[in-house]
RNA sequence: GCGUGGAUAGUUUAGUGGCAGAAUAUCUCGUUGCCAACGAGGUGGUGCGGGUCCGAUUCCCGCUCCGCGCA
Numbered sequence: 001g002c003g004u005g006g007a008u009a010g011u012u013u014a015g016u017g018g019c020a021g022a023a024u025a026u027c028u029c030g031u032u033g034c035c036a037a038c039g040a041g042g043u044g045g046u047g048c049g050g051g052u053c054c055g056a057u058u059c060c061c062g063c064u065c066c067g068c069g070c071a
Base pairs, nucleotide, nucleotide: 001070002069003068004067005066006065007064010024011023012022013021018054026042027041028040029039030038047063048062049061050060051059
């Protein structure tokens, strides 16, 4: 340089053109003599820019970063 896959919560990840889900972490409450565990609830996320569309996390283009292959 060319090709290819990926980027979603603090972390690991699912997902689909119509309000983005889980685990874990964190916070609050309950339970306990205390801690842990357990139960209930809350907070927190679509890499950046543009396009298509009534509507984009999803489709298209470019950029950045990461992985793999070729040279």